[in-house]
c-di-GMP-I riboswitch aptamer from Heyndrickxia shackletonii, 87 nucleotides, folded computationally. The coordinates come from a structure-prediction model, not an experiment, and the mean pLDDT is 88. RNAcentral holds the sequence, with entries from Rfam and Ribocentre. NCBI's taxonomy places the organism under Bacteria, Bacillati, Bacillota, Bacilli, Heyndrickxia.

Parts: sequence; structure tokens; C1' cells
RNA sequence: CAACGAUAAUAGCAAACCUUUUGAAAAAUGGGGACGCAAAGCCACGGGUCUAAGGUUCGGAAGAAUGAUGAUCGCCGGGUUACCGAA
Repeated sequence: CAACGAUAAUAGCAAACCUUUUGAAAAAUGGGGACGCAAAGCCACGGGUCUAAGGUUCGGAAGAAUGAUGAUCGCCGGGUUACCGAA
């Protein structure tokens, strides 16, 4: 330096659920809370998944269909940065 990862050390993050705010929703933010995580740090680049406001189409209407420019990095891959050091 690269790979690897322990019932080691030091620090860190925080699922579900409750609550606050934002949002059309998915979801996100703050507080509480811990299921887990060695990148559960960061980047939506590829795939997946979720949502469907505006648009378009259908419809007399109610409504339905479509679709990401929205969301997810705690779904997988990729990129990038980083703490520790038993085997």
C1' cells in the first nucleotide's frame, strides 16, 4: 500500500414505532426510540423498487390508464473518501 474483518479498542450511524414540520404522494426533516450496520459516510451513474402532482389519453361526470422530471445509497452493482489492526 492492497485485500481482509475479531464477542479487541476508540468513536459513529439509527430500522420499526410515537411525535413535529414539509410534500399531491412516495418520502424527507427535527425530537424520542434501537432492529440492525465495518462504510447503514458521500454521489441517483446502471439495474431494481415506491409514488403519480403537472402533462397526455379515455370518460357526460365520478373516475381510470399512462408516465419521473419526484423518492429510495438501510435493495443490488459501480464510483469516491475515511477510523482501528487480532488472525